Overview
Transfer RNA from Treponema berlinense, 73 nucleotides, folded computationally. The sequence is in RNAcentral, with records from ENA, MGnify and Rfam. The prediction has a mean pLDDT of 81. The same sequence occurs in records of 5 taxa. Rfam family: tRNA.

């Protein structure tokens, strides 16, 4: 320089042909123990890498940009 994937919670993932987000593990509390760890119950936590576009309506479609990784010159 040219293509390809990834980017969603504190980590690791999912989100099917656009309808406004959901798993686990982790946190916080409560219940159980003498206490701790296990268990169990309940609850907090992302406007979805970034700016714009389509649209009635974008996490999904398009277009740059950034950041990792691949493949090619």
């Nucleotide at each position: 320089c040219g293509g390809g994937u990834a980017u969603u919670a504190g980590c690791g993932c999912a989100g099917c042909u656009g309808g406004u987000a959901g798993c686990g593990c982790a946190c916080u509390a409560g219940c159980u123990u003498c206490g701790g760890g296990a268990g169990u119950u309940a609850g907090g936590g992302g406007u979805c890498g970034g700016c714009g576009g389509u649209u009635c309506g974008a996490a999904u479609c398009c277009g740059c940009c950034a950041u990792a990784c691949c493949c090619g010159a």